[in-house]
RNA sequence: AGUGAGUUUAGAGGUGCAAAGGUCAUCAGUACAUGAAUUGAGGAGUUUGAGCUCCUACGACAUUUGUGGAAAGGGGCAGUUGCCGAAGCAGCGAACAGCUCAAACGUUUGUUGUUGGGUCUGUAUUAAAUAAAUGCAGAACUGUCGUAUAGUCAAAAGACUAUAUGGAGGGCUAUCUCACGC
Numbered sequence: 001a002g003u004g005a006g007u008u009u010a011g012a013g014g015u016g017c018a019a020a021g022g023u024c025a026u027c028a029g030u031a032c033a034u035g036a037a038u039u040g041a042g043g044a045g046u047u048u049g050a051g052c053u054c055c056u057a058c059g060a061c062a063u064u065u066g067u068g069g070a071a072a073g074g075g076g077c078a079g080u081u082g083c084c085g086a087a088g089c090a091g092c093g094a095a096c097a098g099c100u101c102a103a104a105c106g107u108u109u110g111u112u113g114u115u116g117g118g119u120c121u122g123u124a125u126u127a128a129a130u131a132a133a134u135g136c137a138g139a140a141c142u143g144u145c146g147u148a149u150a151g152u153c154a155a156a157a158g159a160c161u162a163u164a165u166g167g168a169g170g171g172c173u174a175u176c177u178c179a180c181g182c
Base pairs, nucleotide, nucleotide: 002180003179004178005177006176009174010173011172014084016083017082018081019080022077023076024075032068033067034066035065036064037063038062042055043054044053045052046104047103048102049101050100051099087115088114089113090112091111092110093109094108095107096106098105116142117141119139120138121137122136123135124134125133144167145166146165147164148163149162150161151160152159153158
């Protein structure tokens, strides 16, 4: 040189992942407020059930019409920040919040499992949506490691390139430490 173990430090994949803010469109002439007409007893507090509270014949709810008229979530654009299980998804658990209780939904967090990465197609869910996201299936593409074949670099070990095929991020590359060995 090398072999094994540990995991030290730093990296790579690229339309790479995520967060907060800015801006633009969409959401939408919607929700909501209000005037008029009709009607005539219910209506509201996230959904369901049970309560509690409030509004209502001085007209609830609903329909038509006039006037005024949003926002959140999601998305595009240009940058900033943190990163490479970045992050996402599913199950189970805990806490918080929405008038109270129970379940569901929502936010945060722990844990188990799973996905190398992005794109496209189909389908299901969610959503205002033909946007986007997520799940499932498929198609090529791409990075990485193993194996095989061929070629090049020199004589070998080996390295690189191309093709084929297989695996997974608990991975891969370099580096550090220890042991064996020279």